[in-house]
RNA sequence: CUCGGAACAGGCGGUGGAGUUCGCCGAACCGUCGCUCGCAAGCGGCCAAUGACUCCUGCAGCGAG
Numbered sequence: 001c002u003c004g005g006a007a008c009a010g011g012c013g014g015u016g017g018a019g020u021u022c023g024c025c026g027a028a029c030c031g032u033c034g035c036u037c038g039c040a041a042g043c044g045g046c047c048a049a050u051g052a053c054u055c056c057u058g059c060a061g062c063g064a065g
Base pairs, nucleotide, nucleotide: 010025011024012023013022016056017055018054019053020052021051031046032045033044034043035042036041
C1' cells in the first nucleotide's frame, strides 16, 4: 500500500420529522440538463421535503370562508 474477514452496533439511499418496507455500506451517499472548458472548475436552467408507501411539518399554486 492492497485484498479479505470478524466484532460493535450504527449509518446511507440529491432539503425536515416519524412509521412500515426494500436495497446498500465501513463507506454507502453527494439529482439532472446546457454553456465555457483538456480534466478539474465556473456559470445558467429544471424536477423534488419519499429509495418506495403513508402521516406530520415547512414551502408554492388555486378556490372558499
Fluoride riboswitch aptamer (crcB RNA motif) from a Bryobacterales bacterium, 65 nucleotides, folded computationally.
The sequence was found by an Rfam model in a public genome assembly.
The organism belongs to Bryobacterales, within Bacteria.
Its mean pLDDT, the model's own confidence on a scale to 100, is 77.
Its Rfam family is "Fluoride riboswitch aptamer (crcB RNA motif)". Its family is annotated with response to fluoride and positive regulation of gene expression in the Gene Ontology.